[in-house]
Molecule: small-subunit ribosomal RNA
Organism: bacterium
């Protein structure tokens, strides 16, 4: 300091995180459109498509003061009624001639170009009207229209003949100047000639018209000539205005268009035009143009502007404004100052109309309108009042320009739809936890205002002039006329419009929609629906509790408008100039020489390209932006600045860049030595091996594999020895060692050749880097020729393996592997790192050379070139790089812009093929993807643990028989539970019951609970009738409390009526509780600190030990919770206390601890002690512990047991129980009888019992613990063969009883290997016992009967010590009814080296594409539906080239015998002009090959998208053959093989580096 005020993001890839990337979204506009909805005004805006076709009116006329002719209608008059005369009227209308018509008006098809911006140029030019100044303005002459008339012709209109005027056509005179020639003479000179500038000499005009006068002349009222005014008109002349024409510079995409051009490129003459000019012809030259994009395609009018955007940029080019271009398509020219002319001609063509068929008319991209296209875009208005333009002297006339009105919310603006008040927070919606809440002061009510709309009534500005009159001055004049200028005053003109505006009146009355309310994104509840209708901008909602569909409440936002579509730009830094990248996300050309192009050392000096500074010209108006004013505001508008970053010119600077011009040495480079090297061609040579061949010896196998077989071999292999032959590779040295530009290069030696490096002089003087094109090198695979040819080995056989196996493996084996030439040109051709330069701590290896030191060698120390590994600052998204940078900064070249289609298709170049090379696009998805996280998973690893395996013992699996499942069957066989972790499981007990299921019979406030009105005490008997529920009838009976009563009140019953009961109906994927399981595994966290950008790490990892994240060292972690241990029980040894119902050692006593007695012992239950690595020795890190001992009942958590962390599994349970929703309500409830759950071809679990002599039977004989028992347990006795009965004594229990309590064992006898004296099902007969009832369907006795079975395939389970086995004994439920379950004692083993393996687990690490987490992920083929696309014999369009034909109309040149008015000429005739005709060029039009570009196409190819198809299993862990990449050859298919090459392979074993110490 007026005119600089300005830049936000969010979803979406993931278990999460961080990058990279794309996708959407929020602002902003818009000539819109479409959906709902609409009160006013004002200001703008309005076919974006079919430059499709248009009916119809209208848009250029004007001028009688250029000109010649010249109506009718009506009026009047007169009439012989035929008609005439005035007027109408010198008017209409037409003609001839001017002057406009070339402007304004529309529209953008064409054009990629001096089109069109900007800056200039024109000495290479024009310019009507208009203006200036100068000079004229004489003097004749023929005609054509109009008009008359004749022909033709539907018609449009044509031709002939006759008159006639002119500012219309000629002729002649003048020539101030103009123009064209010569040119004395200066000047300049490139010596050709230009320039100025005197003279001379040629050429070329012209029209008149009106008004006025009578000054001069003539005639003589007053006229002509005449003069005078205006206006024209002719030559010149200044300007003004508009134009033509050239040039810089600037302006689209496609190289999948790379070459293009013969008037092409230049001269020279000529023509031609206002004017340059190949603009044209004619001749001569051979050029011009192009990688800075010619040439070709393709799409577009260009600005000034508009939109957006923080700028810079990016998009658009309506309205307004310049500029071009076109006017039904093509051509073509005439007129004129200007056209190659929108409302002109001519031809040609398409298409509409006429039509007498013979011919003719026409071009709304003018304004309104129509049709048609199309989402979509308006009245066939009013007026010339205003502002512009023609015309004319003027009135004036014309103007669909223009002014207004009319249509439409299209846009922008501004106003309205009330205001105050008013709580029972009315009524109703809605919602609820039912208390309430909200619409809500919101409505009613009361008080008020009066906008806008109605009515009424008043009213503008927009109008100033032109004119006319009447005047006043000046001016021309001969002039007081006219006239012309300038003034005054009078008259006179509005479509809009009685509009804007003002008042008046009456009334709150007429005036709100619309979209959203899951996140982004402001707004939330209900009810309907139930992957269904639907919704969706992105992520996604909806499968029964949807804030997401649809509906209602309520609530957000905007408002006469909201909302969707569509377009643009921002956001997008996602094309990056401001402002991006390229080890691994996309993205470095395989290497190199080197071209043009970029870019370049030190020092001086000119010049001024770039640079920079002043100054000046232009950048149109409008626009935008200040400032100001006008409309009541605003939007609009006006006036004044500012700005236009831009280009042009004029001065100036001289640091930097450039140009020259001189020098410099450091960059380069040569030159001299010196040493290293698998650098490269070429040749010669050498030894081990393989393989054949050949002979020996020699016997029977060899060969290969996880195993095997195909193979070889008695015709002698394999082994082993001597010979030979032939190709091919060159062990050991050999090394993160060397060489090379990559590729690559490795025996030895010789020729020949290329590069680097060290070192010390000298020499050149910027010669330099890079490097589009372009050349040339490029493994391995392949391909041609002609060679070789032992080895290996695609194919290919065969043999395994396998569910197959077109494969991994084995046996064979061909092209190839090898040479020479020629091709090809790709690889994960990789440091996935592009070159060259300079700067920027280190430390430590090597390999080449110097230098110091040393006598000398190593050794050490320091340089310079390479080559590694480790790290700092510093970058990176991390990972990581890190003097050999991915740091820092310059230069140059390559390359990238989600993912898929694709490196695909077509084109083009390349190849002998195989391909190679350059490279889209439709469609499709919302992600692909890099890095590290934290799991999970590995047929990865490392350590550990566990009845995991292993060592044992006993079982399952075969048998028969209980039980439960499945299955099936039935009217039901109620229901859940389904790997581990469902299956003797819910069920610790289905004959009714239970019971939920089935079939009959019934009930309907119900079996059950609560309320309300009535009755009644409740109750308890009987009777009939039924299968029972139930039904139906009789009888007996009055309590309790309160209160004088009368009643009341509690419990129960019944009776109605309705609220509601009631459901083992669904949802365990709506829940709550409880429970399984991983797992009694050793774990899961967490505060604070640290690190990291962040998810997360870190503590919790390591070293060591443990049963343990147990403890103990160690550390950026220090500490803490919840597991873990311990506290809790029981067990094992003791003390104390205490003895009854229990004990008995001592003393009686007794069948008997029976009893006296007595509490020591046992035991019983209560309180304690005791074990803690406390004590010693060792080992170990002086440690935690560990390994042995001592004591001690017990020793290292004694031994059991209760205990179950964070969390998995949507495990289980709605049928314990609790609950949301949903269903039902004379039934899914409820009572009842009977049946089922027990069914039986079969599969499967869990058990019993066995199969026998470790045994079976008889006989004897001993020792438990823990338990239950009044609805109970039941003792003695007594019966019965037993199960049981009978009986009744004790016990509410350390008393009685169950219950002698045991069985096994032991002791004695038999039995003698056998389907038994083994097993006992199974049947039949006979019974007990329970219960209301043993038929379905109970258990148990006794009699008989006497199955299968002789130790169990694959395969599987349980158990580590009082343990497995075996052996009984107890209880829960329960009338009865366990082989099950839960306890409980007894006898009582073996076995364990160990962690290779199997199965589960833990902790570290490692890889991954998995995260629903390996029961994951995914790949191909095939089948099928749907959709783009690409080939294709062809077929059909467009466009373009070339050659050739062919030529309208027309300009140009030719001829002009036909026909001619003006001029010459006395005539004849002539000049001149026309027609006619010829040429040249030409538009349409054909014909013939091409080129491009699109449209269909049977048929065929590959993509791509779809629901749980089919085959396989390829990748992803070592993915079960590590994967990929080029190349080949095969194969249903993923894919396999072979050759080379990478790691972006996992493991595990050597090495060798570095880093500490």
């Nucleotide at each position: 300091u007026a005119a600089u005020u300005g830049g936000a993001g969010a979803g979406u890839u993931u278990g999460a995180u961080u990058c990279u990337g794309g996708c959407u979204c929020a602002g902003a506009a818009c000539g819109a459109a479409c959906g709902c909805u609409g009160g006013c005004g004002g200001c703008g805006u309005g076919c974006c498509u079919a430059a499709c076709a248009c009916a119809u009116g209208c848009a250029a006329g004007u001028c009688g003061a250029g000109c010649g002719a010249g109506a009718a209608a009506g009026u009047g008059g007169c009439u012989u009624c035929g008609g005439c005369c005035a007027u109408g009227a010198g008017u209409a209308a037409a003609g001839c001639g001017g002057c406009g018509a070339a402007c304004g008006g529309g529209u953008g098809a064409g054009u990629a170009a001096c089109a069109c911006g900007u800056a200039g140029g024109u000495u290479a030019c024009c310019u009507g009207c208009c203006u200036u100044u100068c000079a004229g303005u004489u003097u004749g002459g023929g005609a054509c229209a109009a008009c008359c008339u004749g022909u033709c012709g539907a018609a449009a209109g044509a031709c002939g003949g006759g008159c006639u005027a002119a500012u219309a056509c000629c002729g002649a005179a003048u020539a101030a100047g103009a123009c064209c020639a010569c040119g004395a003479c200066a000047u300049c000179u490139u010596c050709g000639g230009a320039u100025g500038c005197a003279g001379u000499g040629g050429u070329a005009a012209a029209a008149g018209a009106u008004g006025g006068c009578c000054u001069c002349u003539u005639c003589a009222u007053g006229a002509a000539a005449g003069c005078u005014a205006u206006c024209g008109c002719u030559g010149a002349u200044c300007g003004a205005u508009g134009g033509g024409c050239c040039u810089g510079c600037g302006c689209a995409c496609c190289a999948u268009u790379a070459g293009c051009u013969a008037g092409u490129u230049g001269g020279u003459a000529g023509g031609g035009u206002a004017a340059u000019g190949g603009c044209c012809u004619a001749c001569c030259a051979a050029g011009g143009c192009u990688a800075c994009g010619a040439u070709g395609g393709u799409u577009a009018g260009c600005u000034g502007a508009u939109c957006u955007g923080a700028g810079a940029g990016g998009a658009u080019g309506a309205u307004c404004a310049g500029c071009c271009a076109c006017a039904c398509u093509g051509g073509a020219a005439c007129u004129g100052a200007a056209a190659c002319a929108c409302g002109g001609u001519c031809c040609a063509g398409a298409c509409u109309c006429c039509u007498a068929c013979g011919g003719g008319a026409g071009g709304c991209a003018g304004c309104a309108g129509u049709g048609g296209g199309g989402a979509a875009u308006a009245u066939u208005g009013c007026g010339c009042a205003a502002u512009g333009g023609g015309g004319g002297a003027a009135a004036c006339c014309c103007u669909g320009a223009c002014g207004c009105a009319g249509c439409a919310a299209c846009g922008c603006c501004g106003c309205g739809u009330g205001a105050g008040u008013g709580a029972c927070g009315a009524a109703g919606g809605c919602c609820c936890u039912c208390g309430g809440g909200u619409c809500g002061u919101a409505a009613a009510g009361c008080u008020c205002u009066g906008u806008c709309g109605g009515a009424g009534g008043g009213a503008a500005a927009g109008a100033a002039a032109c004119u006319a009159c009447a005047g006043a001055u000046g001016g021309c004049u001969a002039a007081u006329a006219u006239c012309c200028a300038u003034u005054u005053g009078u008259a006179u003109u509005g479509a809009c419009g009685g509009u804007a505006c003002c008042c008046u009146c009456a009334a709150a009355g007429g005036a709100a929609g619309c979209a959203c309310c899951g996140g982004c994104u402001a707004a939330c509840u209900c009810c309907g629906u139930g992957c269904c209708a639907g919704c969706a901008g992105c992520c996604g909602c909806g499968g029964u509790a949807a804030u997401a569909c649809g509906g209602a409440g309520g609530g957000u936002g905007c408002a006469a408008g909201c909302g969707u579509u569509g377009u643009u730009c921002g956001g997008a830094a996602u094309u990056a100039c401001u402002g991006g990248g390229c080890g691994u996300a996309a993205a470095g050309c395989g290497c190199g020489u080197g071209u043009a192009g970029g870019u370049g050392g030190c020092u001086u000096g000119u010049c001024a390209u770039g640079u920079c500074a002043g100054g000046u010209g232009u950048g149109a108006a409008a626009g935008c932006c200040c400032u100001c004013g006008g409309c009541c505001u605003a939007a609009c508008c006006g006036a004044g600045g500012a700005a236009g970053u831009g280009c042009g010119c004029c001065u100036g600077a001289a640091a930097c860049u450039g140009c020259c011009a001189a020098g410099c040495u450091u960059g380069a480079g040569u030159a001299c030595g010196a040493g290293a090297g698998a650098g490269g061609a070429g040749g010669a040579c050498g030894g081990a091996a393989u393989u054949c061949c050949c002979a020996g010896u020699g016997u029977a196998g060899a060969g290969g594999u996880g195993a095997a077989a195909u193979u070889c071999g008695u015709a002698g292999a394999u082994a082993u020895u001597g010979g030979g032959a032939g190709g091919a590779a060159c062990a050991c040295c050999g090394g993160u060692g060397g060489c090379g530009a990559a590729a690559g290069c490795g025996g030895u030696u010789c020729u020949c050749u290329g590069g680097a490096u060290c070192g010390a002089u000298a020499c050149u003087g910027a010669c330099a880097c890079u490097a589009a094109g372009a050349c040339g090198c490029g493994a391995a695979a392949g391909c041609g020729u002609g060679g070789g040819g032992a080895u290996c080995a695609a194919a290919c056989a065969g043999g395994a393996u396998u569910a197959g196996a077109u494969a991994c493996c084995c046996u064979g084996g061909u092209a190839g592997u090898c040479c020479a030439c020629g091709c090809c040109g790709u690889a994960a051709a990789c440091g996935a790192u592009g070159g060259a330069u300079a700067u920027u701590a280190g430390u430590u290896g090597u390999u080449g050379c110097g230098a110091g030191u040393u006598u000398a060698a190593c050794c050490c120390u320091c340089g310079c070139a390479g080559u590694g590994a480790c790290g700092a600052a510093g970058c990176u998204a991390a990972c990581g790089c890190a003097u050999u940078a991915a740091a820092u900064a310059u230069c140059c070249c390559g390359c990238c812009u989600g993912g898929g289609a694709a490196g695909u298709a077509c084109g083009g170049c390349c190849g002998c093929a195989a391909g190679g090379u350059u490279a889209a696009a439709a469609c499709u998805c919302a992600a692909a993807g890099g890095a590290a996280u934290u799991g999970a998973c590995g047929g990865g690893g490392g350590c550990c643990c566990g009845c995991a395996c292993a060592a044992g013992c006993g079982g399952u699996g075969g048998a028969g028989c209980a039980u439960g499942u499945g299955g099936u069957u039935c009217a039901a066989u109620u229901c859940g539970a389904c790997g581990c972790a469902a299956c003797g499981c819910g069920a610790a007990g289905a004959a009714c019951c239970u019971u939920a299921c089935c079939u009959a019979g019934g009930c309907u406030u119900g079996a059950c609970a609560u309320c309300u009105g009535g009755a009644g005490a409740a109750c308890c008997c009987c009777u009939c009738c039924g299968a029972a529920a139930a039904g139906a009838g009789g009888g007996g009976g009055u309590g309790c409390c309160c209160g004088c009563a009368a009643g009341g009140g509690a419990a129960c019953u019944c009776c109605a009526a309705g609220a509601c009961a009631g459901g083992u109906g669904c949802u365990g994927c709506a829940u709550g509780g409880c429970u399984g399981u991983c797992g009694u595994c050793a774990g899961c966290u967490c505060g604070u600190g640290u690190c990291g950008u962040g998810a997360g790490a870190u503590g919790u990892u390591g070293g060591g030990u443990u049963a343990a994240g147990u403890c103990c060292c160690g550390c950026a972690a220090c500490g803490a919770g919840c597991g873990c241990a311990a506290c809790c029980c029981c067990u094992a040894u003791c003390u104390u206390u205490a003895g009854u119902u229990g004990c008995c050692a001592u003393c009686a006593u007794u069948u008997a601890g029976u009893u006296g007695g007595g509490c020591a012992c046992u035991c019983u239950a209560a309180a304690g002690a005791g074990a803690c690595u406390g004590c010693c020795c060792g080992g170990g890190u002086u440690a935690a512990c560990c390994g042995g001992g001592a004591g001690g009942a017990g020793g290292g958590u004694g031994g059991g047991g209760a205990u179950g962390a964070c969390g998995u599994c949507a495990a289980g349970u709605c049928c314990u129980c609790a609950u949301g929703g949903c269903c039902u309500u004379u039934a899914u409830g409820c009572c009842u009888a009977g049946g089922g759950c027990u069914a039986c071809a079969c599969a499967c679990g869990u058990g019993c019992u066995a199969c026998a002599a470790u045994g079976g039977c008889c006989g004897g004989u001993a020792c438990a613990a823990a338990g239950g028992g009044u609805u109970g347990c039941c003792a003695a006795c007594c019966c019965g063969c037993a199960a049981g009965g009978g009986g009744g004594a004790g016990c509410u229990a350390a008393u009685c009883c169950c219950a002698u309590c045991a069985a096994a064992a032991c002791c004695g006898g038999u039995c003698c290997a056998a389907g038994u004296u083994c097993g006992g099902a199974u049947u039949g007969g006979a019974g007990u016992c329970u219960g209301c009832a043993a038929c379905u369907c109970g258990a148990c006795u006794c009699c008989a009967u006497g199955a299968a079975g002789c130790u169990g395939g694959a395969a599987u389970c349980g158990c580590u010590a009082g343990u497995a086995a075996u052996c009984a004994c107890g209880g829960a439920u329960c009338a009865g009814a366990a082989c099950g379950c839960c306890g409980u004692g007894g006898u009582g083993a073996a076995u364990a080296c160990g962690u290779u393996c199997c199965c589960g687990g833990g902790c570290c690490u490692u890889g991954u594409a998995c995260a629903c987490a390996c029961c994951g992920c995914c790949c191909g083929u095939c089948a099928c539906a749907c959709c783009a696309c690409g080939a294709a014999a062809g077929c059909u369009g467009u466009u373009u080239a070339u050659a050739c034909c062919a030529g309208a109309a027309g300009u140009c040149g030719g001829u002009g015998a036909g026909c001619u008015a003006a001029c010459c000429g006395c005539a004849a005739g002539g000049a001149g002009g026309c027609a006619a005709c010829c040429g040249c060029c030409c538009a349409a039009g054909g014909u013939a090959u091409g080129g491009a570009u699109g449209g269909u196409g049977a048929u065929u190819g590959g993509g791509g998208u779809g629901a749980a198809g089919u085959c396989g299993u390829a990748a992803c862990a070592a993915g079960g053959u590590a994967g990929c990449c080029g190349u080949a050859g095969g194969g249903g298919a993923a894919c396999c093989u072979g050759c080379g090459g990478c790691u972006g392979g996992a493991u595990c074993a050597c090495c060798u580096c570095c880093u500490u110490u």